[in-house]
Molecule: transfer RNA
Organism: Oligoflexia bacterium
RNA sequence: UGGAGUGUAGCUCAGUGGCAGAGCACGCCCUUCACACGGGCGGGGUCGUAGGUUCAACCCCUAUCACUCCAA
Repeated sequence: UGGAGUGUAGCUCAGUGGCAGAGCACGCCCUUCACACGGGCGGGGUCGUAGGUUCAACCCCUAUCACUCCAA
């Protein structure tokens, strides 16, 4: 310098145009003498950033940032 991939909740990750989700973690409740396990409920997200397409974008397009890999 060129190319490719990844970026979504505290962590690991789904979601490929129409309401943002799961597991773990966290809080409360049930259960127990108590803890653990188990069950129920709940909080938590400017979907890396900016712009564009669209009635509608995590999703498509462009640029850009961070990280990883490949080539030189």